The RNA shown here (small-subunit ribosomal RNA) has 1480 nucleotides and comes from an uncultured prokaryote. The RNAcentral record of the sequence draws on ENA.
RNA sequence: AGAGUUUGAUCAUGGCUCAGAGUGAACGCUGGCGGCGUGCUUAACACAUGCAAGUCGAACGAGAACGGGUUAUAGCUUGCUAUAACUGUCAGCUAAGUGGCGGACGGGUGAGUAAUGUAUAGUUAAUCUGCCCCCUAGAGAGGGAUAACUACUGGAAACGGUAGCUAAUACCUCAUACUCCUUUUCUCUUAAUGAGAAUCGGGAAAUGUCUUUUCGCUAGGGGAUGAGACUAUAUGGUAUCAGGUAGUUGGUGGGGUAAGAGCCUACCAAGCCUAUGACACCUAGCUGGUCUGAGAGGAUGAUCAGCCACACUGGAACUGAGACACGGUCCAGACUCCUACGGGAGGCAGCAGUGGGGAAUAUUGCACAAUGGAGGAAACUCUGAUGCAGCAACGCCGCGUGGAGGAUGACACAUUUCGGUGCGUAAACUCCUUUUAUAUCUGAAGAUAAUGACGGUAGGAUAUGAAUAAGCGCCGGCUAACUCCGUGCCAGCAGCCGCGGUAAUACGGAGGGCGCAAGCGUUACUCGGAAUCACUGGGCGUAAAGAGCGUGUAGGCGGGUGUAUAAGUCAGAAGUGAAAUCCUAUAGCUCAACUAUAGAACUGCUUUUGAAACUGUAUACCUAGAAUAUGGGAGAGGUAGAUGGAAUUUCUGGUGUAGGGGUAAAAUCCGUAGAUAUUAGAAGGAAUACCGAUUGCGAAGGCGAUCUACUGGAACAUUAUUGACGCUGAGACGCGAAAGCGUGGGGAGCAAACAGGAUUAGAUACCCUGGUAGUCCACGCCCUAAACGAUGCACACUAGUUGUUGCAAUGCUAGACAUUGCAGUAAUGCAGUUAACACAUUAAGUGUGCCGCCUGGGGAGUACGGUCGCAAGAUUAAAACUCAAAGGAAUAGACGGGGACCCGCACAAGCGGUGGAGCAUGUGGUUUAAUUCAACGCGAACAACGCGAAGAACCUUACCUGGGUUUGACAUCCUGUGAAUCUUUCAGAGAUGAGAGAGUGCCUUCGGGAGCACAGAGACAGGUGCUGCAUGGCUGUCGUCAGCUCGUGUCGUGAGAUGUUUGGUUAAGUCCAGCAACGAGCGCAACCCUUAUCGUUAGUUGCCAGCACGUAAUGGUGGGAACUCUAGCGAGACUGCCCGGGUUAACCGGGAGGAAGGCGGGGAUGACGUCAAGUCCUCAUGGCCCUUAUGUCCAGGGCUACACACGUGCUACAAUGGUAAAUACAGAGGGCAGCAAGCCAGCGAUGGUGAGCGAAUCCCUAAAGUUUAUCUCAGUCCGGAUUGGAGUCUGCAACUCGACUCCAUGAAGUUGGAAUCGCUAGUAAUCGCGGAUCAUCAUUGUCGCGGUGAAUAUGUUCCCGGGCCUUGUACACACCGCCCGUCACACCAUGGGAGUUGAUUUCAUUCGAAGCGGGGAUGCUAAAAUAGCUACCUUCCACAGUGGAUUUAGUAACUAGGGUGAAGUCGUAACAAGGUAACC
Repeated sequence: AGAGUUUGAUCAUGGCUCAGAGUGAACGCUGGCGGCGUGCUUAACACAUGCAAGUCGAACGAGAACGGGUUAUAGCUUGCUAUAACUGUCAGCUAAGUGGCGGACGGGUGAGUAAUGUAUAGUUAAUCUGCCCCCUAGAGAGGGAUAACUACUGGAAACGGUAGCUAAUACCUCAUACUCCUUUUCUCUUAAUGAGAAUCGGGAAAUGUCUUUUCGCUAGGGGAUGAGACUAUAUGGUAUCAGGUAGUUGGUGGGGUAAGAGCCUACCAAGCCUAUGACACCUAGCUGGUCUGAGAGGAUGAUCAGCCACACUGGAACUGAGACACGGUCCAGACUCCUACGGGAGGCAGCAGUGGGGAAUAUUGCACAAUGGAGGAAACUCUGAUGCAGCAACGCCGCGUGGAGGAUGACACAUUUCGGUGCGUAAACUCCUUUUAUAUCUGAAGAUAAUGACGGUAGGAUAUGAAUAAGCGCCGGCUAACUCCGUGCCAGCAGCCGCGGUAAUACGGAGGGCGCAAGCGUUACUCGGAAUCACUGGGCGUAAAGAGCGUGUAGGCGGGUGUAUAAGUCAGAAGUGAAAUCCUAUAGCUCAACUAUAGAACUGCUUUUGAAACUGUAUACCUAGAAUAUGGGAGAGGUAGAUGGAAUUUCUGGUGUAGGGGUAAAAUCCGUAGAUAUUAGAAGGAAUACCGAUUGCGAAGGCGAUCUACUGGAACAUUAUUGACGCUGAGACGCGAAAGCGUGGGGAGCAAACAGGAUUAGAUACCCUGGUAGUCCACGCCCUAAACGAUGCACACUAGUUGUUGCAAUGCUAGACAUUGCAGUAAUGCAGUUAACACAUUAAGUGUGCCGCCUGGGGAGUACGGUCGCAAGAUUAAAACUCAAAGGAAUAGACGGGGACCCGCACAAGCGGUGGAGCAUGUGGUUUAAUUCAACGCGAACAACGCGAAGAACCUUACCUGGGUUUGACAUCCUGUGAAUCUUUCAGAGAUGAGAGAGUGCCUUCGGGAGCACAGAGACAGGUGCUGCAUGGCUGUCGUCAGCUCGUGUCGUGAGAUGUUUGGUUAAGUCCAGCAACGAGCGCAACCCUUAUCGUUAGUUGCCAGCACGUAAUGGUGGGAACUCUAGCGAGACUGCCCGGGUUAACCGGGAGGAAGGCGGGGAUGACGUCAAGUCCUCAUGGCCCUUAUGUCCAGGGCUACACACGUGCUACAAUGGUAAAUACAGAGGGCAGCAAGCCAGCGAUGGUGAGCGAAUCCCUAAAGUUUAUCUCAGUCCGGAUUGGAGUCUGCAACUCGACUCCAUGAAGUUGGAAUCGCUAGUAAUCGCGGAUCAUCAUUGUCGCGGUGAAUAUGUUCCCGGGCCUUGUACACACCGCCCGUCACACCAUGGGAGUUGAUUUCAUUCGAAGCGGGGAUGCUAAAAUAGCUACCUUCCACAGUGGAUUUAGUAACUAGGGUGAAGUCGUAACAAGGUAACC
């Protein structure tokens, strides 16, 4: 310090998430030691048991006990024992009682409390203070009781009652007292107050011990400590809490307190608080500090320390220096316990501990040794405060689990490309050490003289022996760390993005690795990152965000000069800011944690001194801001009234006749009862053509005929006046399109709703015909709009240019002129700004002031509550829940029922077909034991369907049935045997099995070897099994379309752009010109083949002009090399030439010449890429699967099935024809298991024989055409399917299932619906010939060859496809896209809801315990008295009851909308002109 995540990619906005630190934690796995800390965050829930506050005999009586002493008596051993009495506390004791001090400290908890609290700083001259310290003075004289105790007695108990006795440092009276308190007066002083002096009256005491000092007591003054009260500032949330308050605010009198005060009371006045947030509700102890953070801040308030509050819940007082009292009292309530049922007892939020709650938090320990506290003169007693120990990895810190050497780099494990590699010097093994551990011995400090719980602890010594000691998480990115196996959208993971559908570094396991380590992870919470509430430090044109507009209150801010002041501001000093903590330094525990000492710091507050620039305040002035006066102009500014013409409609009359109207086309509708049209007149309402313009006016909404009246504002110009009077503006007030509402008018046209007609699958729409509210007027409401410049108002500053409106000035040529100034309104553009688009003196630039608003999307501008409204509704305005995005600008694509341009048999113009028939063939479907497999997604279609298959009777064959076989049909290696091989018999469907016979080979270094066959064992073979979505290779397609890119440079934050766009041109990104581009590559073209012309070379098997021979005839022969031809080499065509056009270009049009003319025709050649296109069944190949089978062999069957549907073809339907006869002319190919002439036989298929030819030599070879004849429009002399019969050929074999021939038979079909295909010249059409595959053949297919040989193209409006530019986009799987709403189903949270159940607060009222206060006896009382106490009465009052109201929570039949969900129903609203532009 950042990172991941919206997109195809980019920038910016914006949320979500992560990495860090922390915790009184909990959970999971694991766990060796020690030190120091910490440990009920939940039920302020209930508590068994023990302990936590007592002490003093030197205050008092009393008691027991006890010894000593004295006396007496008895026993007698004459000095011992026992008993009794007295004396007693010299030394000790006491459970109860009186009395004193302490139980107000210490300890616990955080319920309440938003101020009666806390923090900081002050005030107390408005106060108190036991014990402690200092000073002054004093302590004289008396008195009566009472508990304990004794007796009687009540009660179960707790606890009492009556009578009697007694003491005190208990209680009471009197004396003394200047200083104390109090009444009055005087002096000084203060803002108020206060200080001093004098004076009337009143108020006190106690001893005890002792040798003494002490200790203790009373009054007064002072100190210290502690406490009370008051003031200022600060200290949570909500305005969906806006008004609150009657003791309330103040005064006077009285009361009360230690003390001020409505603290209380009576009377008087009507105040007081509040937008700087009163009051109300919700939440909460506050602070020093703690955590985090760079800081500012944010969160928090365990342990330690300060303050506060509380002590079962509520109320109350007493005592006391101090309490309204945790381990005190009284009352009420709930709960628990005891009971003899009459009545009593209790309060762990003290320490342990129990139950309960909870994810969760310890021992019913030891000791007062230390520190501290209470009492005491002290010894001492008490002390769950405290010191220690126990439990817990809860936290922090420290230590250890060994060290060195050790490579055959062992084994195991994992992996592997099978070679190896990793674990890994790791282990084993050798040597060494002993922190820790175990055992034994010793043994502190803490303690000043004694006293040690901890504790035989810390520490030390010796011995033993590597001996006792490593886990947890992670390994897709963020984020350090990778492989194998298993699983197969399953199981599961996940903090975010996401992973898993058969090769998962993401699941589970393993090996390895990374990180931390006695811990490691997870969960929860806080801060950080988050500049994501922005003070430091953000924004608002389009991302969330400027109020619809103005006037203006409070508030905020405010021009120039002088003087004063000192509130803000700045500087110095003083006080305070507790200690601890943090920081720095040093020191002590072996180090550290921890602790101690010192310093610094505590950024704050207060007081005081000073400064005077700035802000404030006060005052005096100024004119630049602002305002006013004056002048002539501009304007759809506003309100009211009057007036006009054009048009629509209606009505009346005339003319006139059959239609009109409407639409893409129609119909509803109007019209023979006379429409439309036309003409004249009348009525009525609404709106104001032209002018009219990014012109004008207005704050905005808005304003448009003309005239009149009234009226608002702005601009310009001039000189005067006032003297900061200004800017903004929360609330408030006013205005505010359209629609809508109310009352009353008006109603021509238009027109929601509604009706009808169309369209449509539907059409509650778009279109048409009608038509009511409404639109208009007056008055009153509503108060919202994409109320937009999506841009708040005001002021200042910051380059220009051009247009236009208003006013003024200057100039002359006097205008329809030019220039200048001010004020508006537009366009373009620099700096600057911006995420970009864009804005740019009319800012979105640079600054200032003030207001409004925003903080992820959805839920939702919704619910509830409030306010407004007649209503509709408006305004203010959430949450639960849900998602990881939503949104902006720009980029390059794709797409559009967007645009411009261009091309193509794309359309059009033509020719011929398909779709109808029969047959052939393929596919689907169905069937089947099998109809092997692949190709064929959707879609009308391409790029499945005469496709793989250039040929299924067996084989092929992959399929089915059945029969066999298991190292295998095939390959390599090992061992053994045999040559190989051939002939043959039997069984069997065959594979196969059992036999017989023949045969002994080749090379040799003489060991053997090569090849073949058989047998055996195992490595392995084999697979047309799966995955073309793991792949290679090959192929199809867009498309022979003209495109696809790169380097450098430049532009842009960037994705990207430029180049490649633009103007011409081309078949072409072909070429030219221009241009921030300049070049280049793959494509195009050319180079290649073929064809068309000529030359040359060569002349057999081809040719034959001339010469010769010969034949019935033929290059048959001699010969020739001219021609054709063959096949080599060349030439030729390049817009080269001419004319015209064009930019003096590219290029285009025409022409000449030429065999050929503008790429001459045809072919081969297929850019970057797209379709997870096709192929694992050509081949190759990863992974998976089978291995007596999914391999392999064999026989038979099937791939040829058949209600049907589709594709592709053939033959036809006839006369441009059929039939018969005669007759002519090709090219290109093929041929030895072959092509076959000729001859013979057969009607024929064919058979027999067979010359020639491995082929320019021989063979296979035309048909249409032409000529003649016939048929004469018929289901025919057309057509040939189908069927019967007879044959031929191939082959081991034609039954399933071949082809051909002959005879006979003679079906459908008379030119084919919607729709659709091919073709632009030697093309279509038509005619035949040949090849591959192949024994034969389904061939009508396919690939080639030649013969005959057209028609049409005006052209690009439209259909389809493509290219380029541009535009829109919410698409990116890219329109076969995206996406909206209802309905149905499931789940979730929420609103309403007849009600119902709690809780809370408040008002009124009833009751009225205890208690304080008041009254108070004729009752009681010892000391003293005008005395005290009490029953009783009474004000106030807790709990409780009743009624009303507020707030809040739970729940509820039913109901409403919302969210999410795999898939569903209905439509297609939006995104493209989204098919009716969208939106408010």